[in-house]
RNA sequence: GUCUGUCAAGGGCAUCCCGCGCGAAAGCGCGGUGCGCAAAGUCAUCGGUCUAAAGGGCUUCGGUCCCAGGACGGCUGGACUGCCAGA
Numbered sequence: 001g002u003c004u005g006u007c008a009a010g011g012g013c014a015u016c017c018c019g020c021g022c023g024a025a026a027g028c029g030c031g032g033u034g035c036g037c038a039a040a041g042u043c044a045u046c047g048g049u050c051u052a053a054a055g056g057g058c059u060u061c062g063g064u065c066c067c068a069g070g071a072c073g074g075c076u077g078g079a080c081u082g083c084c085a086g087a
Base pairs, nucleotide, nucleotide: 002087003086004085005084012037013036017032018031019030020029021028022027035074041080042079043078047075048072049071050070055066056065057064058063
């Protein structure tokens, strides 16, 4: 340096749900919890998914439809970085 994650050690993250807060919502933050994760570390640049406030269209004025500059990396590809062990 490359590959692998069968064994060991020390650690790391935290699904669902609950509480509080933020947000129009999707969702996010913190605490608890722990389903799982060897990149479940970082990056919204491709694809995908979610939401639709503002804006726009229609309207019987009740509403309804479109739309991301809002989100999701624990949906996938890609880029960058990284612990231990083994070969």
Model confidence (mean pLDDT): 84 of 100. The RNA shown here (c-di-GMP-I riboswitch aptamer) has 87 nucleotides and comes from a Burkholderiales bacterium. RNAcentral records the identical sequence in 2 taxa. Lineage of the source: Bacteria > Pseudomonadati > Pseudomonadota > Betaproteobacteria > Burkholderiales. RNAcentral holds the sequence, with entries from ENA, Rfam and Ribocentre. Rfam family: c-di-GMP-I riboswitch aptamer. Rfam describes the family as follows. GEMM was predicted in a large-scale screen for bacterial structured RNA regulatory elements.